[in-house]
Context: one part of a larger RNA
RNA sequence: GAAUGAACGUUGGCGGCGUGGAUUAGGCAUGCAAGUCGAGCGGCAAGGUUGUUUUCAAAUGACCCUAGAGCGGCGGAAGGGAUAGGAAUUUAUAGGUAACAUGCCUCUUAGGUCUGGAUAGCGUCUGGAAACGGACGAUAAUACAGGAUGAGGUCUUCGGACCAAAGGUGUGAUUCCCCUAGGAGAUUGGUCUAUAACCUAUUAGCUAGUUGGUAGGGUAACGGCUUACCAAGGCGAUGAUGGGUACGGGGCGUGAGAGCGUGACCCCGAUCACUGGGACUGAGACACUGCCCAGACGCCUACGGGCGGCUGCAGUCGAGAAUCUUCGGCAAUGGACGGAAGUCUGACCGAGCGACGCCGCGUGUAUGAUGAAGGUCUUCGGAUUGUAAAAUACUGUCGAUAGGGCGGAAAUUUAGGAGGGCAAUCCCUUCUAUUUGACCUAUCUUUUGAGGAAGGACGGGCUAAGUUCGUGCCAGCAGCCGCGGUAAGACGAACUGUUCUAACGUUAUUC
Numbered sequence: 001g002a003a004u005g006a007a008c009g010u011u012g013g014c015g016g017c018g019u020g021g022a023u024u025a026g027g028c029a030u031g032c033a034a035g036u037c038g039a040g041c042g043g044c045a046a047g048g049u050u051g052u053u054u055u056c057a058a059a060u061g062a063c064c065c066u067a068g069a070g071c072g073g074c075g076g077a078a079g080g081g082a083u084a085g086g087a088a089u090u091u092a093u094a095g096g097u098a099a100c101a102u103g104c105c106u107c108u109u110a111g112g113u114c115u116g117g118a119u120a121g122c123g124u125c126u127g128g129a130a131a132c133g134g135a136c137g138a139u140a141a142u143a144c145a146g147g148a149u150g151a152g153g154u155c156u157u158c159g160g161a162c163c164a165a166a167g168g169u170g171u172g173a174u175u176c177c178c179c180u181a182g183g184a185g186a187u188u189g190g191u192c193u194a195u196a197a198c199c200u201a202u203u204a205g206c207u208a209g210u211u212g213g214u215a216g217g218g219u220a221a222c223g224g225c226u227u228a229c230c231a232a233g234g235c236g237a238u239g240a241u242g243g244g245u246a247c248g249g250g251g252c253g254u255g256a257g258a259g260c261g262u263g264a265c266c267c268c269g270a271u272c273a274c275u276g277g278g279a280c281u282g283a284g285a286c287a288c289u290g291c292c293c294a295g296a297c298g299c300c301u302a303c304g305g306g307c308g309g310c311u312g313c314a315g316u317c318g319a320g321a322a323u324c325u326u327c328g329g330c331a332a333u334g335g336a337c338g339g340a341a342g343u344c345u346g347a348c349c350g351a352g353c354g355a356c357g358c359c360g361c362g363u364g365u366a367u368g369a370u371g372a373a374g375g376u377c378u379u380c381g382g383a384u385u386g387u388a389a390a391a392u393a394c395u396g397u398c399g400a401u402a403g404g405g406c407g408g409a410a411a412u413u414u415a416g417g418a419g420g421g422c423a424a425u426c427c428c429u430u431c432u433a434u435u436u437g438a439c440c441u442a443u444c445u446u447u448u449g450a451g452g453a454a455g456g457a458c459g460g461g462c463u464a465a466g467u468u469c470g471u472g473c474c475a476g477c478a479g480c481c482g483c484g485g486u487a488a489g490a491c492g493a494a495c496u497g498u499u500c501u502a503a504c505g506u507u508a509u510u511c
Stems, first nucleotide, its partner, number of pairs: 001511004006507005013361006019354002026317003030314003035074003040071002047064007081272003090197008100189002105185008113147004122137006152163004167177002198244003205235003210232008247269004251262004274295005297308004325351001327350003333347001334345004364394004374385004398452001399448002402445003407440002414433008455500005460481003466495005476483002
C1' cells in the first nucleotide's frame, strides 16, 4: 500500500447493488416450512332444491353440492440448512466397467383375457386419564390373490422349464389418459484404477480376514464383502503405523510474476440431522420435519403410562468483541400432485433492520473589502481567521408534499369461432372478447424554500501541516526513534494549519 462475513470509538443526509450467528454441531416457547389426486374406490356431515305423511312440531324419500376422515396412487431420497466428523470408503483431473442399476421423460415392439377371497372407512358393543386401542357384523377398488396366453425376456444338460396386466373419461375408445412385458436413448447414480492433496521421527516398526488361493454364500455389480479349508504372506526412511490439525474443489486476497495466505456469499462434490445402533418400504434412503431399540435432556399424567427433537424460515435464552423481521406474496422463475381448473411450496420473488462493503449524488451558485465585529498572535506598527461572514442576485439536485405513468405479464386463465393432423374425447396453428402484480418503479408534473443535510484524525522525525498558555520525570503521550525534571513545535487546552470526507481513526488478521 492492498484486503476483510470484521469489531470498537467519534460522527452520520439520500439512493443503487451486494452482504449479515465466524463463538456453544449449546438448549429451545410459538407459528409456518410436503403435499396432492373424486377423471382409481366405497361412501358422506353441514347446506340448498323438491316430494310424501302431518293441525303444528317432526319424521322420511329423491336430486344438487361437497367439508373432514378412510383404502389406493404419485411425491415426502428433491428443494432448504450446517460443517460436527473425516488425511481417504473423500475431493480434483484422466480413464475402465465384457463387473452394474436407473421411477418420471423420449422413441419403438407386442399385449391389456377369465375369475376369486379379503380388509379399512361404516354399524353395534367395549377398554383407557390420555396416547391409543379391542371384539363382532357388512362392503369397494388402478389394493391383494389365482388361472390363461407367452411375441419378447431369463435359465438351459439345447430336450425344455419359468415369468404379465387394471382400469378411467366419454353418447361413442384400435385412436385420449393409464396398465403389463420387452428393445433403444437420455438422465442420474454405484463401483474400480492412476496421479495430486497439511504438520510431526521428542511416533520405527505395523498387520491375523491380516496377504493370496480353492469352494460355498451374498450383492444391481467386481471383490476377504462374508464363511470354511489351504498357503505365509502384505505394508514400511520414496516415511508404514501412531499423534495433531482440517470438509475438498471452482475460486478469493495479495503480488510484476514465481509464490504465499485462504475456502464467507455463489456453483460442483462429500458428510451430518438430540447421541449411539438397526433395518423396513421403495427406482432411489439405511431416510432433517418416516419406523424400531438404547441413552441423555425436556414436557403431560388419574402414577398405570405417554409425548418431543429449529445444523428449515422467523423468533427466544445462553455464551460472546460481534451478526437482522415471530414481515408480504405465490404476481414471476422453479418444484410436487392433477387430464385440467387448481391446490401446496419460509424454495423463490419482494419488503424491513445494520455506513457491514462497494459505487453514485447532495449539503448550494455568482457577486461581495469600511478587508466589519469577535477570536488568536503581536516587535503594539500590525498580522491572521478571510470572500470567509453579513449583504445583493440566482438555482432547484436530493429530501418533503400532491398527482399522473411505461414496465416487470407471457409461451398465463376462461369462453366462443375458424383451419390442419384420414378419425378423435387428443394435438397444433390462428382470431375475438376476457383474466392475473406481493412488491418495486423509470420518467413527468404540482407546491415548498437555502430552507432539512459535516465530520473525523493528525501537525517532533519517518509524514503533508505550528504558535500561545497550562503542567513541571507529575499528569500524561507513544507504531519506531523517543517526549515530560519551569521558556515542551511531542502531555492538556485554545487559535491556526494539513489531510480524508458520509465517513474518519483504532484494534485484529493475510499478502